[in-house]
A computed fold for an 86-nucleotide RNA, annotated as c-di-GMP-I riboswitch aptamer. The model forms 95% of the base pairs in the Rfam consensus. Its mean pLDDT, the model's own confidence on a scale to 100, is 87.
C1' cells in the first nucleotide's frame, strides 16, 4: 500500500416512533429517541423500488399510463476517511 474486519480502542452515524415546518405527494429539514451501521461519509452513473402534481387515455367526474420529483439505512458501481491485523 492493497485486502481484511474481532468481545481491541477513541470515536462516528441515527431507523421506528413523537413535535414542528416544508412539498401535490413520495420525501426532505430542525429537535427528542435509537432499530440498527465498518463508510448507515459524499455522489443519481445503472438496476430495483416509492410516489404522480403538471401531461395524456379511456371513463362519467372516476380510473389508468408516465419523472422531469424522490429513495445513497435496496444493490451495484465511483469517490474520501478512523484503528488496527484475527
Nucleotide at each position: 500500500a492493497a485486502c481484511c474486519g474481532a468481545u481491541a480502542a477513541a470515536g462516528g452515524c441515527a431507523a421506528a416512533c413523537c413535535c414542528a415546518u416544508u412539498g401535490a405527494a413520495a420525501g426532505g429539514u430542525g429537535g427528542g429517541g435509537a432499530c440498527g451501521c465498518a463508510a448507515a461519509g459524499c455522489c443519481a452513473c445503472g438496476g430495483g423500488c416509492c410516489u404522480a402534481a403538471a401531461g395524456u387515455a379511456a371513463a362519467c367526474u372516476u380510473u389508468g399510463c408516465u419523472a422531469u420529483g424522490g429513495u445513497a439505512g435496496c444493490c451495484g458501481g465511483g469517490u474520501u476517511g478512523c484503528c488496527g491485523g484475527a